A computed fold for a 102-nucleotide RNA from Heyndrickxia sporothermodurans, annotated as SAM riboswitch aptamer (S box leader). Rfam family: SAM riboswitch aptamer (S box leader). Rfam links the family to the GO term regulation of gene expression. The prediction has a mean pLDDT of 87. The model forms 97% of the base pairs in the Rfam consensus. The source organism's lineage runs through Bacteria, Bacilli, Caryophanales, Bacillaceae and Heyndrickxia. RNAcentral holds the sequence, with entries from Rfam and Ribocentre.
[in-house]
RNA sequence: UUCUUAUCUAGAGAGGUGGAGGGACUGGCCCUUUGAAGCCUCGGCAGCAGACUUUUCGAAGUACUGUGCCAAUUCCAGAAGCGAAAAGCUUGAAGAUAAGAA
Numbered sequence: 001u002u003c004u005u006a007u008c009u010a011g012a013g014a015g016g017u018g019g020a021g022g023g024a025c026u027g028g029c030c031c032u033u034u035g036a037a038g039c040c041u042c043g044g045c046a047g048c049a050g051a052c053u054u055u056u057c058g059a060a061g062u063a064c065u066g067u068g069c070c071a072a073u074u075c076c077a078g079a080a081g082c083g084a085a086a087a088g089c090u091u092g093a094a095g096a097u098a099a100g101a102a
Stems, first nucleotide, its partner, number of pairs: 001102008013042005021031003025078004043070003048066003051062004074094001079091004
């Protein structure tokens, strides 16, 4: 990098450094000098895989290890369908994360 499977309306931020961007892409709409991204420290959330404990053998739990995450539903939409429709709903695409495979 590609493929497969699962999940994505819950949850969880302070300090230092830095100095203008960030929210994948496009459009919208937001966040941001009352300080963006990145980096560091500490903290937290979650429970995918490993480990351990319990088990009615279905699973449940712990949070030790490997990841992930801590504005807004994946911020909303993007393609198709339903619909009188601007609304709204369903499925999908794309994206993210985990595990496995090549």